[in-house]
RNA sequence: CAAGCAGACCGGACGGCCGCCGGCCUGGCAUAAAGGCGGGAGGAAAGUCCGAGCACCAAGGGCAAGAUGCUGGCUAACCGCCAGGGGGGGGAAACCCCACGGAAAGUGCCACAGAAAAUAAACCGCCGGGAUUACCGGCAAGGGUGAAAAGGUGAGGUAAGAGCUCACCAGCUUAAACGGCGACGUUUAAGGCUGGUAAACCCCAUCCGGUGCAAGACCAAAUAGAGGGGCGAUUUAAAAGCGGCCCGCUUAAGCCCCAGGGUAGGUCGCUGGAGACGCCGGGCAACCGGCGCCCUAGAUUAAUGGCCGUCGCCCGUUGACAAAUGGGAACAGAACUCGGCUUACAGGUCUGCUUGCCAC
Numbered sequence: 001c002a003a004g005c006a007g008a009c010c011g012g013a014c015g016g017c018c019g020c021c022g023g024c025c026u027g028g029c030a031u032a033a034a035g036g037c038g039g040g041a042g043g044a045a046a047g048u049c050c051g052a053g054c055a056c057c058a059a060g061g062g063c064a065a066g067a068u069g070c071u072g073g074c075u076a077a078c079c080g081c082c083a084g085g086g087g088g089g090g091g092a093a094a095c096c097c098c099a100c101g102g103a104a105a106g107u108g109c110c111a112c113a114g115a116a117a118a119u120a121a122a123c124c125g126c127c128g129g130g131a132u133u134a135c136c137g138g139c140a141a142g143g144g145u146g147a148a149a150a151g152g153u154g155a156g157g158u159a160a161g162a163g164c165u166c167a168c169c170a171g172c173u174u175a176a177a178c179g180g181c182g183a184c185g186u187u188u189a190a191g192g193c194u195g196g197u198a199a200a201c202c203c204c205a206u207c208c209g210g211u212g213c214a215a216g217a218c219c220a221a222a223u224a225g226a227g228g229g230g231c232g233a234u235u236u237a238a239a240a241g242c243g244g245c246c247c248g249c250u251u252a253a254g255c256c257c258c259a260g261g262g263u264a265g266g267u268c269g270c271u272g273g274a275g276a277c278g279c280c281g282g283g284c285a286a287c288c289g290g291c292g293c294c295c296u297a298g299a300u301u302a303a304u305g306g307c308c309g310u311c312g313c314c315c316g317u318u319g320a321c322a323a324a325u326g327g328g329a330a331c332a333g334a335a336c337u338c339g340g341c342u343u344a345c346a347g348g349u350c351u352g353c354u355u356g357c358c359a360c
Base pairs, nucleotide, nucleotide: 001356002355003354004353005352006351007350008349009348010347012311013310014309015308016307017306018305020040021039023037024036025035026034042331046342047341049340050339051338052337053336054212055211056210057209066207067206068205069204070084071083072082073081074080085100086098087097088096090095101203102202106201107200108197109196110195123143124142125139126138127137128136129135151169152168153167154166155165156164170194171193172191173190174189175188176187177186178185179184216268217267218266219265227258228257229256230255231254239251240250241249242248275294277292278291279290280289281288282287313328314327315326316325317324318323
C1' cells in the first nucleotide's frame, strides 16, 4: 500500500427571521393579554420479542400447562452479557457458526428404493447335501438399494463364513490416576458394548399468579333517574292497598331541603433515575466501588417545524491545478420508566488483527 476479519463511534456545523409545546420570572383581579430568560427526539425513539420497576386484581395447597437447558461468573432480573470448555459440514488465515441435558428408563417414527430401517431378515450370491436349473440346510464376507445397512484394516479360523478368536485403529460404557473451582482434558485398565431421531411423546434439573399508565388515585358540573327528610292531600270522620276481622303498616301530584354514585371535564400518576458525564481504584472481561460534577422533552388531536445565508460532505459536467456550475443527503421519529435482544440505515471516522506485495 492492497484485500479482508473483528470491534468502537459519528449520523452535518454556525448564524438570522417567523412559528409550535412545556418551565420559571415580570405583569396584573386573573390559570388572561403583553414582555423577558432558559429547555424541547433517536442510535435505533421502531418491532413489542424477553426481563424488571410501578399500579390494580387475585392469593390454602397441589397437579397440569408453559419457559429455559455445556461450565464458571456478572446482574434488580433475563430467552441477556462476559470468560472458558466441547463440537462443526464455512474460510488459506484473522475469524465465523452451534436449542450444546438424557437415545444404556419406556413408547413411537425413519418417505422412496430395498431381502431387511432394528427381538432382525435373505433378492443376486457363496458353501454343503442331493434326484445336479427342482428341493433341503448353512452363511452374511462380496454385489445391489438407500440420506442411513449391524464398527474399520489385517491375520487366524471354516465346508463357506461371521468379533467366532487375535492384533492395531475409531467410538461407547465402567473404573482408576493426574491437571482444572467446573464444563472438560490427558493417560492407563477392563468389557465385544457398536444405526438415527427428544425443534416426536417422554425423563431429569431449574424457573413460573393475572392484567397493563386506556394501570390506577383524587376533585367534580348541567340534565335525567334512584334514595332520605319536611310540607302537602280528602272529609258526610273518612278513602284506597295488604286483610276473613281488629290492631298495625303503606300510599297521589306538586314544592323545598339533604346526602351520595356515575358521566362530561379537570388534577395527579409524569419523569431525579437499577440516571448521564469525568477521574481514580479492583477485575482478563461482563461488571463493581469511591469521589466530583450535571439536570437532560413530558404532549393528549397530541409540540419538537419552516424559510434564508455561509461553510462542510457526496455525485455529474467544465478545467492543468485552483476553481466554476448543476443536483443530492439515509433509516426513522418520544407518549409510564428502565436493562437487553432483534430489525432498518445515505455517507463517514478510528482502533486492533490476518494474508499478500514493496522499501529499509
The prediction has a mean pLDDT of 77. Bacterial RNase P class A from a Desulfarculales bacterium, 360 nucleotides, folded computationally. It is recorded under the gene name rnpB. The RNAcentral record of the sequence draws on ENA. Rfam family: Bacterial RNase P class A. Rfam's curators write: Ribonuclease P (RNase P) is a ubiquitous endoribonuclease, found in archaea, bacteria and eukarya as well as chloroplasts and mitochondria. It is annotated as a ribozyme.